c-di-GMP-I riboswitch aptamer from an Anaerolineales bacterium, 92 nucleotides, folded computationally.
Taxonomically the source falls in Anaerolineales (Bacteria, Bacillati, Chloroflexota, Anaerolineae).

[in-house]
RNA sequence: AAACGAAAAAGGCAAACCCGUCGAAAGACGGCGACGCAAAGCUACAGGGCCUACCGUUGUGGAAACACAACCACGGCAGCCAAGCCGCCGAA
Numbered sequence: 001a002a003a004c005g006a007a008a009a010a011g012g013c014a015a016a017c018c019c020g021u022c023g024a025a026a027g028a029c030g031g032c033g034a035c036g037c038a039a040a041g042c043u044a045c046a047g048g049g050c051c052u053a054c055c056g057u058u059g060u061g062g063a064a065a066c067a068c069a070a071c072c073a074c075g076g077c078a079g080c081c082a083a084g085c086c087g088c089c090g091a092a
Stems, first nucleotide, its partner, number of pairs: 004090002012037002018031005035079001041085003047081002049077003056071006
């Protein structure tokens, strides 16, 4: 240095539930709380996957307002996988 990851040490992150704020939603942020995590640190059009559908398009109904259905990411998820960048510790 690479690889690897211990019933090690130091330090770290924080799922669900509940509360608040934002949002059409998915979800995000803060609080509380620990299910877990050796990258659960960062990167989300230009790898795959998943979630949502305000707007829009099409269809149906309707006098209209509008309602319902299908499609749609320009909205999200890095705690789904791959990839890139960076990084703490050191037993076998």

Source information: The sequence was found by an Rfam model in a public genome assembly.